Model confidence (mean pLDDT): 85 of 100. Pistol ribozyme, 67 nucleotides, folded computationally. The sequence was found by an Rfam model in a public genome assembly.
RNA sequence: GCUCGUCUGGGCGAGGGUAAACAGCUAAUUAGGCCCAGAGCGUUCCGGGAUGAUCCUGGGAGUUUAG
Repeated sequence: GCUCGUCUGGGCGAGGGUAAACAGCUAAUUAGGCCCAGAGCGUUCCGGGAUGAUCCUGGGAGUUUAG
């Protein structure tokens, strides 16, 4: 330098041609993905529609605490 940990920027970490992970400070907590800002992809809550089932769609929320 490249790829990956949802997306953009930054950080942290891993891998070596693959896209995963027991890594991403520790403990607890949460459905909530490593962290920060923004997003709102996954997730979740309240509705509408269709189906045998999968599904489509409008709106809200966007883990938290301590060291």